Context: one part of a larger RNA
RNA sequence: UUGGGUUUAAAGGGUGCGUAGGCGGCCCUGUAAGUCAGUAUUAAAAGACGGUAGCUUAACUAUCGGGCUGGUAUUGAUACUGCAGGGCUUGAGUUGAGACGAGGUAGGCGGAAUUGAUAAUGUAGCGGUGAAAUGCAUAGAUAUUAUCAGGAACUCCGAUUGCGAAGGCAGCUUACUAGGCUCAAACUGACGCUGAGGCACGAAAGUGCGGGGAGCAAACAGGAUUAGAUACCCUGGUAGUCCGCACAGUAAACGAUGAUUACUCGAUGUUGGCCGGCAUAGGUCAGCGUCUUAGGGAAACCGUUAAGUAAUCCACCUGGGGAGUACGCCCGCAAGGGUGAAACUC
Numbered sequence: 001u002u003g004g005g006u007u008u009a010a011a012g013g014g015u016g017c018g019u020a021g022g023c024g025g026c027c028c029u030g031u032a033a034g035u036c037a038g039u040a041u042u043a044a045a046a047g048a049c050g051g052u053a054g055c056u057u058a059a060c061u062a063u064c065g066g067g068c069u070g071g072u073a074u075u076g077a078u079a080c081u082g083c084a085g086g087g088c089u090u091g092a093g094u095u096g097a098g099a100c101g102a103g104g105u106a107g108g109c110g111g112a113a114u115u116g117a118u119a120a121u122g123u124a125g126c127g128g129u130g131a132a133a134u135g136c137a138u139a140g141a142u143a144u145u146a147u148c149a150g151g152a153a154c155u156c157c158g159a160u161u162g163c164g165a166a167g168g169c170a171g172c173u174u175a176c177u178a179g180g181c182u183c184a185a186a187c188u189g190a191c192g193c194u195g196a197g198g199c200a201c202g203a204a205a206g207u208g209c210g211g212g213g214a215g216c217a218a219a220c221a222g223g224a225u226u227a228g229a230u231a232c233c234c235u236g237g238u239a240g241u242c243c244g245c246a247c248a249g250u251a252a253a254c255g256a257u258g259a260u261u262a263c264u265c266g267a268u269g270u271u272g273g274c275c276g277g278c279a280u281a282g283g284u285c286a287g288c289g290u291c292u293u294a295g296g297g298a299a300a301c302c303g304u305u306a307a308g309u310a311a312u313c314c315a316c317c318u319g320g321g322g323a324g325u326a327c328g329c330c331c332g333c334a335a336g337g338g339u340g341a342a343a344c345u346c
Base pairs, nucleotide, nucleotide: 004317005316006315007300008299012314014201015200016199017198021194022193023192025088026087027086028085029084030083031082033081034080035077036076037075038074039073040072041071042070049065050064051063052062053061054060091191092188093187094186095184096183097182098181100179103177104176105175106174107173108172109171110154115149116148117147118146119145120144121143125136126135162169163168206247207246208245209244210243211242215241216240220236221235222234223233258313259312260311261310262309263308266291267290268289269288270287271286272285273284274283275282295302296301319346320345321344328339329338330337331336
């Protein structure tokens, strides 16, 4: 390379939008570029292949024949692809109506709890642990009550639920805003799918500047434990956690399962619609789950939410270690990120 693969053995990009490119619904007409057929020509000789012949044979040589994926020209064919034109509505989108949800952004508000402050009652302990001690407390703690302050998170509802492209999203409410779904089938008429680069978004931790700081808590300090204990346990405690702006761009970013489309038994629960109905049954579309047939799979298991049967496009893999390292380049304030080897070794 051909080929084979990517849930768990190596391998799906963290996610979306989208450029180039690749691929693309039904019908008709034209064209004839691809495609197919015929003819002509070219494809030197030698070599190679087959027959025959000449050196005693062979090697070698001679001769005859066929062939040489191909190229060019020309004449035709038109199923498929392309190109051009016309039409269609099922793909896609628009429109109208309806309900839906922790979807997003900004503002306002609420109660419980923790902590602190002040005041009151009150007196000797509190706290913590396996047991203790450090710690707090007669300068009055802990406990109880009242008032005040401040920050962060939202008990129950709550679910096997819902929404979002992913990350993720949960007190209540207002404004703005995005979305999918269902029903109708009025409109456009293939406007589609995928997507190298690119652009945007992207948990936590981290970085810069400015705020904020209740609780928690890396680092750090002390007390224990222990042979030791740079830990696990305890008492404290700073960054941080929170807000604004800007960076960073990584995760077991997981369903360890790329996107889209079509096809392939059923059972059952549930969310949002629609049809139907007599309180119910039943049907249907879109989701979220469980079990399972065929089929698949090394098995575990998957099984209309496929890992089945097929198609298109993208990404990625090719023994373990060295190594996601070195070097170079790009990005970053830095931390570092992206790209990404080899020697050597088993």
This is a predicted structure of a 346-nucleotide part of an RNA (small-subunit ribosomal RNA, central domain) from Algoriphagus sp. The coordinates come from a structure-prediction model, not an experiment, and the mean pLDDT is 86.